[in-house]
Context: one part of a larger RNA
RNA sequence: UGGUGUUGAAGGAACUCGGCAAAAUGCCCCCGUAACUUUGGGAGAAGGGGGACCUAUGCUGGGCAACCAGUGCUAGGUGGCACAAACCAGGGGGUAGCGACUGUUUAUUAAAAACACAGGACUCUGCUAAGUGGUAACACGACGUAUAGGGUCUGACGCCUGCCCGGUGCCGGAAGGUUAAGAGGAGGUGUGCAAGCGCCGAAUUGAAGCCCCGGUAAACGGCGGCCGUAACUAUAACGGUCCUAAGGUAGCGAAAUUCCUUGUCGGGUAAGUUCCGACCUGCACGAAUGGCGUAACGACUUCCCCGCUGUCUCCAACACCAACUCA
Numbered sequence: 001u002g003g004u005g006u007u008g009a010a011g012g013a014a015c016u017c018g019g020c021a022a023a024a025u026g027c028c029c030c031c032g033u034a035a036c037u038u039u040g041g042g043a044g045a046a047g048g049g050g051g052a053c054c055u056a057u058g059c060u061g062g063g064c065a066a067c068c069a070g071u072g073c074u075a076g077g078u079g080g081c082a083c084a085a086a087c088c089a090g091g092g093g094g095u096a097g098c099g100a101c102u103g104u105u106u107a108u109u110a111a112a113a114a115c116a117c118a119g120g121a122c123u124c125u126g127c128u129a130a131g132u133g134g135u136a137a138c139a140c141g142a143c144g145u146a147u148a149g150g151g152u153c154u155g156a157c158g159c160c161u162g163c164c165c166g167g168u169g170c171c172g173g174a175a176g177g178u179u180a181a182g183a184g185g186a187g188g189u190g191u192g193c194a195a196g197c198g199c200c201g202a203a204u205u206g207a208a209g210c211c212c213c214g215g216u217a218a219a220c221g222g223c224g225g226c227c228g229u230a231a232c233u234a235u236a237a238c239g240g241u242c243c244u245a246a247g248g249u250a251g252c253g254a255a256a257u258u259c260c261u262u263g264u265c266g267g268g269u270a271a272g273u274u275c276c277g278a279c280c281u282g283c284a285c286g287a288a289u290g291g292c293g294u295a296a297c298g299a300c301u302u303c304c305c306c307g308c309u310g311u312c313u314c315c316a317a318c319a320c321c322a323a324c325u326c327a
Stems, first nucleotide, its partner, number of pairs: 001322008010313002014311001019308001027051005036041001038156001052078005057072006079083001091306004096301002098298002103115002119154007131140003157293004162223003167220002169216005176211003182205002187200005224242005251285001252282001263279005
């Protein structure tokens, strides 16, 4: 000097990205226990009291019995610095975000808000099913049969899920247009004396598809601009105009989304770029690419409070191990 421990005056998070680490809490019994809530929970909420041993005494089990084992209440007494005497052994509370939950995951830097999930919806499939593997046979699906099976999206529960079918996709339609091979064969041509054998080939006919006509958004997706107007001002319920397939409804909103921005106001602090509650000027929220809430849950993320402490003010001492010096 380093490592691992132990202890520390006064203060008690002033440390720091952040209470990281450490300290503290810890067992059993009794009392007591809030908001909220899906009435199950929340809850060991929080908070408070007791605990050793001896004497007296009740009960239970076993035994014929003496007795043995277990256990309770109260009173009195005894010892210690200390009685759940060591070891072992929850810190607690409040606000908000995300995800309902228990689960799953990057074996070896990520455990999460990611995946899954029960539930919801759309769609395909009538059984030799659709779909999948295989060249095929065949197999799975399934010794199942639409309350079944496959695919896609969403993700408990509660309240809901608006408008647009112009584009792309899918489904349906079949009148017309386009259209391959094929059919057709006017006509032309090579050769031959000819019969014929060849070659080219117009009209006409000719499927799906595409064009076309409809439907469909819990299909892929999309959901405007400018100008004016009210008896202070400001604002604009109102009007005009252009464009569109239609111009964002409910709810939420400086948000895991807000650039300007540390927006403005309120709360908390002596002091708060974070946090909580509001406002709405949403650069660039928005409804199963789900919207907004939500009890319970979380080694998740944010902020605050109580307790606690060498994290710190500010370091010190001790023990052991190493390093180092000497032998």
Molecule: large-subunit ribosomal RNA, domain IV
Organism: SAR116 cluster bacterium AG-426-B08